[in-house]
RNA sequence: GCGGGUGUAGUUUAGUGGUAAAACGUGACAUUGCCAAUGUCAAGACCGGGGGUUCAAUUCCCCUCACCCGCUCCA
Numbered sequence: 001g002c003g004g005g006u007g008u009a010g011u012u013u014a015g016u017g018g019u020a021a022a023a024c025g026u027g028a029c030a031u032u033g034c035c036a037a038u039g040u041c042a043a044g045a046c047c048g049g050g051g052g053u054u055c056a057a058u059u060c061c062c063c064u065c066a067c068c069c070g071c072u073c074c075a
Stems, first nucleotide, its partner, number of pairs: 001071007010024004018055001026042005048064005
């Protein structure tokens, strides 16, 4: 330099054009003499960033950033 992949709650993932879901973790309450375990409820991400298309974009297109993989060149 060229090509490909991955970026979504604190963490690991799902979703795939129509107001973002789950598990773990966190908080409260219940249960217990206390802890743990269990149950119920709650908070938490405008989806890496910027543009475009669309009535509507996490999803489609372009650019860009970070990380990973492969190839190539130079040293």